The RNA shown here (Bacterial RNase P class A) has 368 nucleotides and comes from Binatia bacterium (SeqCode).
RNA sequence: CGAGUCGACCGGACAAUCGCGCGCGCUUCGGCGUGCGAGGAAAGUCGGGACACCAUAGGGCAGGAUGGCCGUUAACGGCGGCCCGUCGCGAGGCGGGGAAAGUGCAACAGAGAGUAGACCGCCGGGAAUUCGUUCCCGGUAAGGGUGAAACGGUGAGGUAAGAGCUCACCAGACCGGCCGGUAACGACCGGUGCUUUGUAAACCCCAUCCGGUGCAAGGCCGACUAGCGGGGCGGACGGCCCGUCCGAUGCCCCCGGGUAAGGCCGCUAGAGCCGGCCGGCAACGGCAGGCCUAGAGGAAUGAUUGUCGAGAAGAGCCGCUUCGGCGGUGAUUCUCUACAGAAUCCCGCUUACAGGUCGACUCGGGCC
Numbered sequence: 001c002g003a004g005u006c007g008a009c010c011g012g013a014c015a016a017u018c019g020c021g022c023g024c025g026c027u028u029c030g031g032c033g034u035g036c037g038a039g040g041a042a043a044g045u046c047g048g049g050a051c052a053c054c055a056u057a058g059g060g061c062a063g064g065a066u067g068g069c070c071g072u073u074a075a076c077g078g079c080g081g082c083c084c085g086u087c088g089c090g091a092g093g094c095g096g097g098g099a100a101a102g103u104g105c106a107a108c109a110g111a112g113a114g115u116a117g118a119c120c121g122c123c124g125g126g127a128a129u130u131c132g133u134u135c136c137c138g139g140u141a142a143g144g145g146u147g148a149a150a151c152g153g154u155g156a157g158g159u160a161a162g163a164g165c166u167c168a169c170c171a172g173a174c175c176g177g178c179c180g181g182u183a184a185c186g187a188c189c190g191g192u193g194c195u196u197u198g199u200a201a202a203c204c205c206c207a208u209c210c211g212g213u214g215c216a217a218g219g220c221c222g223a224c225u226a227g228c229g230g231g232g233c234g235g236a237c238g239g240c241c242c243g244u245c246c247g248a249u250g251c252c253c254c255c256g257g258g259u260a261a262g263g264c265c266g267c268u269a270g271a272g273c274c275g276g277c278c279g280g281c282a283a284c285g286g287c288a289g290g291c292c293u294a295g296a297g298g299a300a301u302g303a304u305u306g307u308c309g310a311g312a313a314g315a316g317c318c319g320c321u322u323c324g325g326c327g328g329u330g331a332u333u334c335u336c337u338a339c340a341g342a343a344u345c346c347c348g349c350u351u352a353c354a355g356g357u358c359g360a361c362u363c364g365g366g367c368c
Base pairs, nucleotide, nucleotide: 001364002363003362004361005360006359007358008357009356010355012308013307014306015305016304017303018302020037021036022035023034024033025032026031039339043350044349046348047347048346049345050344051214052213053212054211063210064209065208066207067206068082069081070080071079072078083096084095085094086093087092097205098204102203103202104199105198106197119144120143121140122139123138124137125136126135127134128133152170153169154168155167156166157165171195172194173192174191175190176189177188179186180185218265219264220263221262228256229255230254231253232252233247234246235245236244237243272291273290274289276287277286278285279284309336310335311334312333313332316329317328318327319326320325
């Protein structure tokens, strides 16, 4: 310099003006002041929990989820470390109970698809013969052919031809022993010719876990001629519109509603956030310190201008040049945009994302 792998992060900053939501304070009830005000995914609502109510003696069946081992956690299907298989030269990626309990299925092609199988070929016997060959019976999985897959591989012996039929070596399985490891598992030695297809996101088997519904949970207030919702009329603020507030001591009028589309609580200080130290390979845990960070009603969190910053394009100038270009600087112009947006809360996972930053590592080439 080129090509890659893995991981972390940012998601414009500040100021002014105007506007919006909530809290607090003041108020002449019209407002004024002040504090705070979205995300890394607030999303999908997929997994797990907190919380609430309902159900519940215990156990079982059915159903669902998960699936190497050890750890971590409130919990998980998450995360960390490790083991095995597989892909990659590599950094790394992907996968994970059981197919030797049983049942099912395996398209097309092919003779045959799981107690295999004779289409061609090979071998033996018999028959016929126009002497080219043909037919019949039997043996054979070494060779050809089909297929995603054809019942270990190579060689030798053996045989009519062949075959773990026998033997040597190699690969695997099972059994026994021994060593290392908490374990998954791994190393080594010996034995048995034992060679067993794939599929469990097919049924199934084994082990572990699982009661249901979700803040529209749930509680309180209030007792039906509403203090609720909508519209009208009138009044206050005001020059007018919009907007906000008010109308009573039987309640201005109409419609709706008729215990909910009412009011209040639940509601946000929490498995919280920030940096530090300690333990641990890590996930994570512990300790002390600092901080308060939306809580609303179908739902506010925005706009403009300026400065800075970032990105893109780029005249001109400078240097080098193999005259093709390359490098530096840079007036000016444009853009700041993506995905998206809290609705009880938390931990994860997954998915989306303009543009940009950083770290660790691998492979190849060049130079010193």
The source organism's lineage runs through Bacteria, Bacteria candidate phyla, Candidatus Binatota and Binatia (SeqCode). It matches the Rfam family "Bacterial RNase P class A". The family's RNA type in Rfam is ribozyme. A source record names the gene rnpB. Its mean pLDDT, the model's own confidence on a scale to 100, is 76.